FMN riboswitch aptamer (RFN element) from an Anaerolineaceae bacterium, 135 nucleotides, folded computationally. The coordinates come from a structure-prediction model, not an experiment, and the mean pLDDT is 80. The model forms 100% of the base pairs in the Rfam consensus. The source organism's lineage runs through Bacteria, Bacillati, Anaerolineae, Anaerolineales and Anaerolineaceae.
[in-house]
């Protein structure tokens, strides 16, 4: 120094501005009918990008995590789920940079949600740091 054990902190980011009214209220004896309130969900914009890796820096390239079930005291585990990119320039190397256009986004609630409210003062990929002196 390197493994292995332990210990501790950290470990997710977002609808500004307009529009439409499902529904709702109020007036009326009732209807029709006006007024009003009414989507971060609807449509026009807007905006946000977790962890490891990859010849150079990724939301959309590989891979992992957040969810759900089985098991389970709990961890591991096994299984389902889990989305999305091209053009062109640079360069020795970029689906990662730099122009340009484009695309995606778990699960319950609730007017259809990445972005609201909840599970969550919860995990967790995994970061950094500290112990031990076991190989």
């Nucleotide at each position: 120094a390197u493994c292995a054990g332990c210990c501790u902190u950290c470990g997710g980011g977002g609808c500004a501005g307009g529009g439409u009214g499902a529904g709702g209220a109020a007036g009326c004896a009732a209807c029709a009918c006006u007024u009003c309130c009414a989507a971060u969900u609807c449509c026009c914009g807007a905006u946000c990008g977790g962890u490891g890796g990859u010849c150079a820096a990724a939301a959309c390239c590989c891979a992992c995590g957040a969810g759900c079930g089985c098991a389970u005291u709990c961890c591991c585990g096994c299984g389902c789920a889990c989305g999305a990119c091209c053009c062109g320039g640079u360069g020795a190397a970029a689906u990662u940079c730099c122009g340009g256009g484009g695309u995606c986004g778990a699960c319950g609630g609730u007017a259809c949600a990445g972005u609201c409210c909840g599970g969550a003062u919860g995990g967790a990929a995994g970061a950094a740091g500290g112990c031990c002196a076991g190989a």